The RNA shown here (c-di-GMP-I riboswitch aptamer) has 87 nucleotides and comes from Massilia sp. WF1. RNAcentral records the identical sequence in 2 taxa. The organism belongs to Massilia, within Bacteria. It matches the Rfam family "c-di-GMP-I riboswitch aptamer". Gene Ontology term of the family: cyclic-di-GMP binding. The model forms 95% of the base pairs in the Rfam consensus. Model confidence (mean pLDDT): 87 of 100.
RNA sequence: AUCUGCAAAGGGCAAACUCCGCGAAAGUGGAGGACGCAAAGUCAACGGUCUAAAGGGCGCGAGCCCCAUGACGGCAGGACUGCCAGA
Numbered sequence: 001a002u003c004u005g006c007a008a009a010g011g012g013c014a015a016a017c018u019c020c021g022c023g024a025a026a027g028u029g030g031a032g033g034a035c036g037c038a039a040a041g042u043c044a045a046c047g048g049u050c051u052a053a054a055g056g057g058c059g060c061g062a063g064c065c066c067c068a069u070g071a072c073g074g075c076a077g078g079a080c081u082g083c084c085a086g087a
Base pairs, nucleotide, nucleotide: 002087003086004085005084012037013036017032018031019030020029021028022027035074041080042079043078047075048072049071050070055066056065057064058063
């Protein structure tokens, strides 16, 4: 440096759910909590997915449609970095 991780050591992260906050929503921050994770560390500029406030369109109206500049990295790929063990 590369590959592998069934076992060990020390640890790490934390799904659902609950409470509080933020947000139009998707979602997210904190606390509790553990379903899982060897990158469940970082990156949203590629694919995918979610939402649709503002804007645009339609409608007498209630409302409906389009749209990411909003999100998801715990959807997959990619880039970068990293602990332990073995080869």